Background
This is a predicted structure of a 72-nucleotide RNA (transfer RNA) from an Acidobacteriota bacterium. Its mean pLDDT, the model's own confidence on a scale to 100, is 83. Its Rfam family is "tRNA". Rfam's curators write: Transfer RNA (tRNA) molecules are approximately 80 nucleotides in length. Rfam classes the family as a transfer RNA. The source organism's lineage runs through Bacteria, Pseudomonadati and Acidobacteriota. RNAcentral holds the sequence, with entries from ENA.
[in-house]
RNA sequence: CGGGUCGUGACGCAACGGUAGCGUGCUUGCCUUACAAGCAAGAAGUUGUGGGUUCGAAUCCCUCCGACCCGA
Numbered sequence: 001c002g003g004g005u006c007g008u009g010a011c012g013c014a015a016c017g018g019u020a021g022c023g024u025g026c027u028u029g030c031c032u033u034a035c036a037a038g039c040a041a042g043a044a045g046u047u048g049u050g051g052g053u054u055c056g057a058a059u060c061c062c063u064c065c066g067a068c069c070c071g072a
Stems, first nucleotide, its partner, number of pairs: 001071007010024004018055001026042005048064001050062003
C1' cells in the first nucleotide's frame, strides 16, 4: 500500500428494513444464624464517528476511527 472480517448494556453474544433481546455480572427483596446456592423484581444501550437512501436503518450505501486476518 491492497483485500477481507468485525465494532450492539460492565463482559460474552443475538436481532428477515418495522417496539434492540439472551446469558453472565450488578442492585433490591425473599430464603439462611450468616455466606453460597435458589426464587422474585429492577437498573443499565445516543447499536464506534459523521453523512446518505428510505415512510421507517443495528440492518442497505459512503467517509473516518479502532481491532484482527491475508497478500505485497